[in-house]
C1' cells in the first nucleotide's frame, strides 16, 4: 500500500408540548387528573423454511401427491449452524458448490452429421477386381457435423489400421492399511465392461396429519326450543386429495329474526448479562443476577436551541431459531500478500 | 394480521413430453371510391415483469425480488 474474516454502534445533549403501557396518591368501582417509572430493529420486512402454542382424536392405519439429499456432530426442530471429505477459483489469508443413484427401468436430446446409443461409415486409408464410369471387402488412425461421438499420450505392429501388443496416465473390480464415516494411500488384477440430462419420471435413505391467534377459550346481552317442503340410518357432519377407523348427530333448502359488546390467549422467555467448566467448533452444564414494549382506530411524536463526521435502510402486533433481500457510515480483533 | 392468485406486442389473449414466440383488435402504407366508412393486400410493432442458476438450449424448470389483484363474495 492492496485485501480476507469475525465482532460491535446506528446520531449525541438540553428545554416545552404530546401519546400508550405499569404502579401509587386524590377517593371504594370506572373515568377524568396529578407524580414516578418504561416504551421498536438488525433487518421489527419478505412470509421462504422450522419449531412452540391452540382446536379438530392423545393424530391411529393405507394410498396418492410432497420434501431433504456427500459424511459426522449441533440443536425443541430445520432446507439453518459448526467441523471434516471431495471438486472448482484465488499468489494467499480465504471464498463457492440442490454435491445419492445414469450397467434397475422409461423417456428425451431440436438443426447439422455416416451414426445421438438397439448401433453405424461422408470424405479418406489399405487389398482385390475392373469395361476405368465404378464395384466387393477390410479399416476407423486422419478430415468433416455438433453442445456432446465409444479411453488419453508414446513405442511397437500391420497390407493400412485397431488396447492388437506394451509404458505411464485415467476407469472398473478385489484386497490391506488409515479414518467412527464420508473418503484417501498401496498392492493386485481386468484391455476398457458401453456419452449427456434425475432443479424429466424414477429408484434408494431419512421427514413428516390438518389448519391457523381473525386460532381458539369464557362472560354478558339477545332470542325461536319458530313455520313450510324435500330426503335418509350401508345416511348426515366434524375432516382435510381419497379410503379405514375415531367422535357426534337426523340433514338441506326456503321463510320470518337476533348479534357483530366485552375480558382471556398477550407476553417470564428453547430469556438477556457477568463468571467458570467441558468442547477444534456449532453448543452445552454451573452458579450469580436483571425484568426488558404488548396496542385493538391501533402508542413510541412534534418544536426549538447547540454540538460533531450531518445521520442509510426501515417501524411491533402470538411467540421464538434460521434463511434472504434492503442498508449513509464508523469503530475493534485476528489474519494474508506486495515493497 | 393471516392466507391464496397473477404478469407475454399499445389492449385482450394463445403457447406440452424445453428445440425458429403466435392470433384478433389498434397502429403505418397501398388499392377500390368524386370522397370517407366498410371491405381486399402489405408491413412495422416483443429485454415472454427485473436479476441469478440447472441444461447444448428456457415463456416452459429451480431460486430470490419487483407490481398488481382477491375488500367482508379468502378468513372475525
Nucleotide at each position: 500500500g492492496a485485501g480476507u474474516c469475525g465482532g460491535c454502534c446506528a446520531g449525541g445533549c438540553a428545554a416545552u408540548c404530546g401519546c400508550u403501557g405499569u404502579u401509587g396518591g386524590c377517593a371504594c368501582u370506572a373515568g377524568a387528573u396529578c407524580a414516578a417509572u418504561a416504551g421498536a430493529g438488525g433487518a421489527a420486512a419478505g412470509u421462504c423454511c422450522g419449531g412452540g402454542c391452540u382446536c379438530c382424536a392423545u393424530a391411529g392405519g393405507g394410498c396418492g401427491a410432497g420434501g431433504u439429499g456427500c459424511c459426522a456432530g449441533a440443536u425443541a426442530a430445520c432446507g439453518u449452524c459448526u467441523g471434516g471429505g471431495c471438486g472448482g477459483c484465488g499468489u494467499g489469508a480465504g471464498c463457492c458448490g440442490a454435491u445419492g443413484g445414469a450397467a434397475a427401468g422409461u423417456a428425451c436430446c431440436a438443426c447439422a452429421g455416416a451414426a445421438a446409443a438397439u448401433a453405424u461409415a461422408c470424405c479418406g486409408c489399405c487389398u482385390g477386381u475392373u469395361u476405368c464410369g465404378g464395384c466387393a471387402g477390410g479399416u476407423a488412425a486422419g478430415g468433416g457435423u455438433g453442445a456432446a461421438a465409444u479411453g488419453g499420450u508414446g513405442c511397437g505392429g500391420u497390407a493400412a489400421g485397431a488396447g492388437c501388443g506394451c509404458a505411464c496416465c485415467g476407469c472398473g473390480c478385489u484386497g490391506u492399511u488409515a479414518g467412527u464415516a464420508a473418503u484417501a494411500a498401496c498392492a493386485g488384477u481386468g484391455g476398457c465392461a458401453g456419452g449427456g440430462u434425475a432443479a424429466a419420471c424414477c429408484c434408494c435413505a431419512c421427514c413428516g396429519g390438518g389448519a391457523g391467534c381473525a386460532a381458539g377459550a369464557c362472560c354478558a346481552a339477545a332470542u325461536a326450543g319458530g313455520g313450510a317442503a324435500a330426503c335418509a340410518a350401508u345416511g348426515g357432519u366434524g375432516u382435510g386429495g381419497c379410503c379405514c377407523g375415531c367422535a357426534c348427530u337426523g340433514u338441506u333448502u326456503c321463510c320470518g329474526g337476533g348479534u357483530a359488546g366485552g375480558u382471556c390467549g398477550c407476553u417470564u422467555g428453547a430469556g438477556g448479562u457477568g463468571c467458570a467448566u467441558g468442547g477444534u467448533g456449532a453448543c452445552a452444564u454451573g452458579c450469580a443476577u436483571c425484568c426488558c414494549a404488548g396496542a385493538u382506530g391501533a402508542a413510541u411524536g412534534a418544536u426549538u436551541g447547540u454540538c460533531c463526521g450531518a445521520g442509510a435502510c426501515a417501524g411491533a402486533a402470538c411467540c421464538c431459531g434460521g434463511c434472504u433481500u434492503a442498508u449513509c457510515g464508523g469503530c475493534c480483533g485476528a489474519c494474508u500478500c506486495u515493497u | 394480521g393471516g392466507g391464496c392468485c397473477g404478469u407475454u406486442a399499445g389492449c385482450u389473449c394463445a403457447a406440452u413430453u424445453g428445440g425458429c414466440a403466435g392470433a384478433g383488435c389498434a397502429a403505418g402504407g397501398g388499392a377500390c371510391u368524386c370522397u370517407u366508412a366498410a371491405u381486399c393486400c402489405c408491413u412495422a410493432g416483443g429485454u415472454u415483469g427485473g436479476a441469478g442458476g440447472u441444461u447444448c438450449g428456457a415463456u416452459u424448470c429451480c431460486u430470490c425480488c419487483a407490481c398488481g389483484g382477491c375488500u367482508c363474495a379468502c378468513c372475525a
Two RNAs folded together computationally: RNase P RNA and transfer RNA, 415 nucleotides in total. Rfam match: Bacterial RNase P class A. Rfam classes the family as a ribozyme.